[in-house]
RNA sequence: GCGGGGGAAUGCACGGUCGCGCCCAGGAGACUGGGUGAGGAAAGUCCGGGCACCGCAGGGUAAGGAUGCCAGCUAACGGCUGGUCGGCGAGUCGAGCACCCACACCGGCGUCUUCAGGUGCGGGCAGCGGCGAAGUCGAAGGACAGUGCCACAGAAACCAGACCGCCGCGCUCCGGCGCAAGCGACGCCCCGGCGCGGGCGGGAGCGCGGUCAGGGUGAAACGGUGCGGUAAGAGCGCACCAGGCCCCCCGGAGACGGGGAGCGCUGGUAAACCCCAUCCGGUGCAAGACCCGACAGUGCGCGAGGGCGGCCCGCCCGUUGACCGCCAGGAUGGUCGCUUGAGGCGUGUGGCGACACCCGUCCCAGAGAGAUGACCGCGCAGCCACGCGAGUGGUGGACAGAACCCGGCUUACAGUUCCCCCGCACCA
Numbered sequence: 001g002c003g004g005g006g007g008a009a010u011g012c013a014c015g016g017u018c019g020c021g022c023c024c025a026g027g028a029g030a031c032u033g034g035g036u037g038a039g040g041a042a043a044g045u046c047c048g049g050g051c052a053c054c055g056c057a058g059g060g061u062a063a064g065g066a067u068g069c070c071a072g073c074u075a076a077c078g079g080c081u082g083g084u085c086g087g088c089g090a091g092u093c094g095a096g097c098a099c100c101c102a103c104a105c106c107g108g109c110g111u112c113u114u115c116a117g118g119u120g121c122g123g124g125c126a127g128c129g130g131c132g133a134a135g136u137c138g139a140a141g142g143a144c145a146g147u148g149c150c151a152c153a154g155a156a157a158c159c160a161g162a163c164c165g166c167c168g169c170g171c172u173c174c175g176g177c178g179c180a181a182g183c184g185a186c187g188c189c190c191c192g193g194c195g196c197g198g199g200c201g202g203g204a205g206c207g208c209g210g211u212c213a214g215g216g217u218g219a220a221a222c223g224g225u226g227c228g229g230u231a232a233g234a235g236c237g238c239a240c241c242a243g244g245c246c247c248c249c250c251g252g253a254g255a256c257g258g259g260g261a262g263c264g265c266u267g268g269u270a271a272a273c274c275c276c277a278u279c280c281g282g283u284g285c286a287a288g289a290c291c292c293g294a295c296a297g298u299g300c301g302c303g304a305g306g307g308c309g310g311c312c313c314g315c316c317c318g319u320u321g322a323c324c325g326c327c328a329g330g331a332u333g334g335u336c337g338c339u340u341g342a343g344g345c346g347u348g349u350g351g352c353g354a355c356a357c358c359c360g361u362c363c364c365a366g367a368g369a370g371a372u373g374a375c376c377g378c379g380c381a382g383c384c385a386c387g388c389g390a391g392u393g394g395u396g397g398a399c400a401g402a403a404c405c406c407g408g409c410u411u412a413c414a415g416u417u418c419c420c421c422c423g424c425a426c427c428a
């Protein structure tokens, strides 16, 4: 320098005017003054907790649900950290088939308006295979416990099956000439057409059986390659390779990794049922607690008075139980829950890290139809136009928005800034 990745921060600045919620102070009040007032996601409400109430939910079992490599962190988690395994990954290495280019060589003879093919060597592109950085993704327990399923296509989708092809056996059929021996027709090969010459071979149909090597289908085809073997074939046998099961040794705390021996054991699917292990009571702040007590009582007790503000008169209510006392119900309103908390910030210590601990410091929205806004001025990113240029003019700031709180995950986000890692090339 080019390329590939990871993370963090910020989320227009300043000033003015008007307005809103909450708190404090003053005031009889109207109101005045001061302070303070959204987010990284306040979102989705997906997961985990605190807190509250309910039929106490301690243990076991059944049903249902969730989770699922290992170890750690955490109040907990389906989260996070570190690791293991697998996929992807810039790049790099490799082989040789096909393809393209260049060169050289090749063919039984003759001929023709013939130039297609083969081999070798060198180079190139795509593709293929191995390794694989930073990093990234993983619904990553079990398919050798059992059951099921595998669309379409295909003969066959998991242990059975024969469509084409290949092989064996049986039956039938097959040109001409010659008395016959035989000649030869036919098919294939010898560079394209024709002719001559040479070499090799019987062919077709049907039936029965063998065969999964080959063809074709498919997301997936009985593990792959080679040799042997066979009538043709086949893990049928053998060698190597990939995987599985099982045993042993070594490394590791573990997931797992490395090595060796044996068994010819070899499709996938658990985001199908299922098996194994672990965890889970339900409802959510409209939870819930307290105060006040409108207005319904056919409730209980007492038993002669009671009300009209003190007294008299008068009036009214009451033995069909008034008045009074108690009980029960609880409209509306108010207070609490409510924001000091697994809290933020700054050092230090331990740890690879998530995180833990010590000390210091700070208090940072709290409404209840729900405040956090609007306008103006002047600038700044960005974008557009003009200009050689300095610059000028216009435009212009995302996603979104608290409502009990906290830890996560996921999703949305204009623009700007910073840090870190890896590969390749070049320079010193």
Base pairs, nucleotide, nucleotide: 001424002423003422004421005420006419007418008417009416010415012379014377015376016375017374018373020037021036022035023034024033025032026031039399043410044409046408047407048406049405050404051284052283053282054281064280065279066278067277068276069083070082071081072080073079084140085138086137087136088135091131092130093129094128099124100123101122103120104119105118106117108196109195110194111193112192141275142274146273147272148269149268150267163215164214165211166210167209168208169207170206171205172204173203174202176183177182186201187200188199189198190197223241224240225239226238227237228236242266243265244263245262247260248259249258250257251256288336289335290334291333295329297327299326300325301324305317306316307315308314343362344361345360346359348357349356350355380397382395383394384393385392386391

Overview
This is a predicted structure of a 428-nucleotide RNA (Bacterial RNase P class A). The coordinates come from a structure-prediction model, not an experiment, and the mean pLDDT is 75. The model forms 96% of the base pairs in the Rfam consensus. It matches the Rfam family "Bacterial RNase P class A". Its family is annotated with tRNA processing, ribonuclease P activity and dimeric ribonuclease P complex in the Gene Ontology. By type it is a ribozyme.